Formats: sequence, structure tokens, C1' cells
RNA sequence: GCCAAAGUAGCUCAGUUGGUAGAGCACCACUUUCGUAAAGUGGGGGUCCCCGGUUCGAUCCCGGGCUUUGGCU
Repeated sequence: GCCAAAGUAGCUCAGUUGGUAGAGCACCACUUUCGUAAAGUGGGGGUCCCCGGUUCGAUCCCGGGCUUUGGCU
């Protein structure tokens, strides 16, 4: 330099062939216990990497960037 994949909650990841987003772990509160852990219940937490375009509407489609990973040279 070229090609491909990935970027969504603190972390690991889903998601819908376009209709205002979820799980597990973690965190907080409560129940339980003499207390802790474990277990159970509930809760908070997101500009879906950035900028444009298409569309009534974009996490999703298109273009350009940025970062990471892998391959080729």
C1' cells in the first nucleotide's frame, strides 16, 4: 500500500430483510441470615464510533472518515 471483518450499557455480546434497543455479568436497593457469601425480587445506566446522503422515519440501506483485528505484499 491492497483486501476483509468489527465498533450497541462499566465488560462480553444479541438485535430487526427500516417503525424511537435487549440479555448475561457488574453496580444500587430490598428480602432472606446473628453476620457475610450464595439465592430471590426490583431499579438505575445507551446521541447504537463520527460526518453526510436516501426515506415520513436509519442501530439497520448508501458514501466518506476514525479506531481495532486478521490476511496479502

This is a predicted structure of a 73-nucleotide RNA (transfer RNA) from a Candidatus Tayloriibacteriota bacterium. The coordinates come from a structure-prediction model, not an experiment, and the mean pLDDT is 81. Rfam family: tRNA. Rfam classes the family as a transfer RNA. Taxonomically the source falls in Candidatus Tayloriibacteriota (Bacteria, Bacteria candidate phyla). It was read from a public genome assembly.